RNA sequence: AUGUUAUCAAGAAAGGUGUAGGGAUUAGACCCGUUGAAGCCUUAGCAACCCUUUAGCUUUUUAAAGAAGGUGCUAAAUUCUACCUAAGUUUAUAACUUGGAUAGAUAACAA
Numbered sequence: 001a002u003g004u005u006a007u008c009a010a011g012a013a014a015g016g017u018g019u020a021g022g023g024a025u026u027a028g029a030c031c032c033g034u035u036g037a038a039g040c041c042u043u044a045g046c047a048a049c050c051c052u053u054u055a056g057c058u059u060u061u062u063a064a065a066g067a068a069g070g071u072g073c074u075a076a077a078u079u080c081u082a083c084c085u086a087a088g089u090u091u092a093u094a095a096c097u098u099g100g101a102u103a104g105a106u107a108a109c110a111a
Base pairs, nucleotide, nucleotide: 002110003109004108005107006106007105008104013043014042015041016040017039021032022031023030026082027081028080029079044074045073046072049070050069051066052065053064054063055062056061078103084100085099086098087097088096089095090094
């Protein structure tokens, strides 16, 4: 790098270092940033995917509690929109609304 499954409008920041960009990618919009962003390090926190305990269930699961350990995360919905598609509405060569797919992120598993 690839595949499968699940989740993605909740939640949670200080210090040091660093120095001009950053918000995944392309385009547009919008926003963050010299009152010091991004990245890196430390500490703290959030959450509960893996995990631990208890109870139920007996089938490949449910509920409650927990947080030692493995990850993850700690501006804004995955910041928003686009291209494809389904349904609906309308004053219908189209526009709008809602959903899905695609793409992306994270986890667990597989090879």
Annotation: The RNA shown here (SAM riboswitch aptamer (S box leader)) has 111 nucleotides and comes from Polaribacter septentrionalilitoris. The source organism's lineage runs through Bacteria, Pseudomonadati, Flavobacteriales, Flavobacteriaceae and Polaribacter. The model forms 97% of the base pairs in the Rfam consensus. The coordinates come from a structure-prediction model, not an experiment, and the mean pLDDT is 79.